The RNA shown here (Lysine riboswitch aptamer) has 180 nucleotides and comes from Salinicoccus roseus. The source organism's lineage runs through Bacteria, Bacillota, Caryophanales, Staphylococcaceae and Salinicoccus.

[in-house]
RNA sequence: UCAGUUGGAUGAGGCGCAUCAAUCAUCAGUAGCCACUUAAUAUAUAGUCUGCGAACUUUAAGUGUGUGAAAGGGUGCGAUGCCGAAAUGGCCUGCCGUUGCAGCGGCAAGCCAUUGGAUUUGAGGGUUAAGAGCUCCAGAUCUGUCAUUAUUUUUACAAUAAUGGAGUGCAUCACUUGUG
Numbered sequence: 001u002c003a004g005u006u007g008g009a010u011g012a013g014g015c016g017c018a019u020c021a022a023u024c025a026u027c028a029g030u031a032g033c034c035a036c037u038u039a040a041u042a043u044a045u046a047g048u049c050u051g052c053g054a055a056c057u058u059u060a061a062g063u064g065u066g067u068g069a070a071a072g073g074g075u076g077c078g079a080u081g082c083c084g085a086a087a088u089g090g091c092c093u094g095c096c097g098u099u100g101c102a103g104c105g106g107c108a109a110g111c112c113a114u115u116g117g118a119u120u121u122g123a124g125g126g127u128u129a130a131g132a133g134c135u136c137c138a139g140a141u142c143u144g145u146c147a148u149u150a151u152u153u154u155u156a157c158a159a160u161a162a163u164g165g166a167g168u169g170c171a172u173c174a175c176u177u178g179u180g
Base pairs, nucleotide, nucleotide: 008173009172010171011170014083016082017081018080019079020078024074032067033066034064035063036062037061038060039059046057047056048055049103050102051101052100053099054098086115087114088113089112090111091110093108094107095106096105097104116143117142118141119140120139121138122137124136125135126134127133145165146164147163148162149161150160151159152158
């Protein structure tokens, strides 16, 4: 000089994050089933998330001191993994929702982007049976970290206050290189 490879370890923030989860409430006296009554009709003008085609099933309404759930969501005894913990959005792949195509929804992995964290307000948006919870957006408050400025004194890598930035950050240690 050129080429290649690699991007260490340990930690902090706090109603900190996520997963599983006993119990409990809700879902709900709902769906379904039983009895009775009325009506319809058979590849239906019914049902299986939506549309078209197929396949399968057999329906609808009312009455009753009849019978009577579950899933999803919530709570969180306890346990586990962690500090881009994790969340949201987009793209893509796979599986599930009877089946082919398309759509929609749910779950999981990968990639990209945004968000330091918590609380709260907004009958705001989304989800849901639900003014619960979760989540998105906006505002406000608090908090951790670094930087800058100012003040104080115990002169210290200190404390306090204000302003600002973002986790691809910050602190400590190790290695390498450069400078003093």

The RNAcentral record of the sequence draws on Rfam. Of the family's consensus pairs, 100% are formed in the model. Its mean pLDDT, the model's own confidence on a scale to 100, is 75.